[in-house]
RNA sequence: AGAGUGGACUAGACAGUCGCUCCGUCUUUGGGCGGAGAGGAAAGUCCGGGCUCCACGGAUCAGGGCGCCAGGUAACGCCUGGGGGGCGCGAGCCUACGGAAAGUGCCACAGAAAAGAUACCGCCGAAACGUCGCAAGGCGUUGGCAAGGGUGAAAUGGUGCGGUAAGAGCGCACCGCGCUGCCGGUAACGGCAGUGGCAGGGUAAACCCCGCCCGGAGCAAGACCGAAUAGGGGGGCAGGUCGCCUCAAAAACGACACGUGUGAUCCGCACGGCUCCCGGGUUGGUCGCUUGAGUGCAACGGUGACGUUGCAUCGAGAUGCAUGGCUGUCCGCGACAGAACCCGGCUUAUCGGCCCACUCUGCGU
Numbered sequence: 001a002g003a004g005u006g007g008a009c010u011a012g013a014c015a016g017u018c019g020c021u022c023c024g025u026c027u028u029u030g031g032g033c034g035g036a037g038a039g040g041a042a043a044g045u046c047c048g049g050g051c052u053c054c055a056c057g058g059a060u061c062a063g064g065g066c067g068c069c070a071g072g073u074a075a076c077g078c079c080u081g082g083g084g085g086g087c088g089c090g091a092g093c094c095u096a097c098g099g100a101a102a103g104u105g106c107c108a109c110a111g112a113a114a115a116g117a118u119a120c121c122g123c124c125g126a127a128a129c130g131u132c133g134c135a136a137g138g139c140g141u142u143g144g145c146a147a148g149g150g151u152g153a154a155a156u157g158g159u160g161c162g163g164u165a166a167g168a169g170c171g172c173a174c175c176g177c178g179c180u181g182c183c184g185g186u187a188a189c190g191g192c193a194g195u196g197g198c199a200g201g202g203u204a205a206a207c208c209c210c211g212c213c214c215g216g217a218g219c220a221a222g223a224c225c226g227a228a229u230a231g232g233g234g235g236g237c238a239g240g241u242c243g244c245c246u247c248a249a250a251a252a253c254g255a256c257a258c259g260u261g262u263g264a265u266c267c268g269c270a271c272g273g274c275u276c277c278c279g280g281g282u283u284g285g286u287c288g289c290u291u292g293a294g295u296g297c298a299a300c301g302g303u304g305a306c307g308u309u310g311c312a313u314c315g316a317g318a319u320g321c322a323u324g325g326c327u328g329u330c331c332g333c334g335a336c337a338g339a340a341c342c343c344g345g346c347u348u349a350u351c352g353g354c355c356c357a358c359u360c361u362g363c364g365u
Stems, first nucleotide, its partner, number of pairs: 001361007009353002012330007020037007039336001043347002046345005051218004057267005063214005068082005083097001084095004098209002103207002105203003120149002122145003127142006157175006176198001177196008222287004232278006240256004258272005294313008331334001
C1' cells in the first nucleotide's frame, strides 16, 4: 500500500425567532419567568421477566416449548466460556448438536435390488452330472461370486497386499467403527493401550420415545370518586329423591341427583329459586405513569458473560395524542425511522462518518 476479519461509538452542527407537552415558581388567574422534552432500533410483538387482576386442592390426560457441556442472570429460546462437526491460507465464521438397537411411517425418478434385500451386464468352470475327445481339454446343466460395469442423493466399511476356479474381513497392515481399561478434564469430550473382523443404510425442523420447563389474561391490566336500568350482603318464604329423627310429619342436618364455575376428564370444593331492605359496576374524572433488575465513574473478584462495594446523578410521560415550523452561517448536504405500563433479549430496517484490535499478500528499511 492492497485485500479482508471482529468489535465499539456517532446519527448534521451553531445562532435567532414563532409555537406545542410536562414540571417548578410568581401572579392582577389573562399570563410571566426558569427547566426538561424520542431511538439505536422507540419497529416486529418473536421469546423471557416485573407489575396487575382472576384461578389456586390432587391425580391423569391433552397442549406448548426447549434439547452437546459448564457457567451468568429476576428469567429466557438470551449471553459468556468450552467441546464435537463443517467452511476459510488466515484473522475468523456457521452449527435445532438427545435417541434410528422401543415401535410405526417415508426414501420421488432411475435401478436387479431402497433394507435382515438382490443379480441386469458381468466373473468362474475348482466340485457334481451329462456329452465330445486316445489324451490334454472343450461344451452344457446343477451351480459358485459380488471384485468390475451400470442406476441412484444414498447399494450392507475404505485403501493395499495376500489368497482363490472366480471371489469374499476369507487372512493380514493401515484408516474408520464398536467394546474394555488407564490417563487428562467439574463436564461435554480428548489421548493412549488392548481387543472384536465389523454390527442393525438414511430420515426424528416425520409420527414417536427420553429428559427438563410451563396456571389464565393483559395497563382497554387494575384501583378510587361518582347519576337512571340488569348483577352482590341481610331478613322472610319456598325447595327433587333418599336417609337421620319421630307414633307420624315439619324444621334442621347428611347423602345423592341436576345446573353453573375451576383448559378437558374423574374425584374434591364453592354457588343455586321468589320477595322485602341495604351497599357497589358502563360515560366522565383521578390514580396506575415512570426512581428503575436505572445511568455514569472508580476499585476489587472473575478468562469472560457478570458480580460486589464506594461516590455521583435524575435523562419524555401525553390521552384526540407534545417533541415542530421558519430564517441565517458552515460541511460531505444528512439514512432507517416516532415513545403510549416498564425492563432483559432476539430479529428486521438503516446515507454515511470515525475509532480500536487482528489476519493475509506485496514493497521498502

Background: This is a predicted structure of a 365-nucleotide RNA (Bacterial RNase P class A) from a Gammaproteobacteria bacterium. Taxonomically the source falls in Gammaproteobacteria (Bacteria, Pseudomonadati, Pseudomonadota). RNAcentral holds the sequence, with entries from ENA. A source record names the gene rnpB.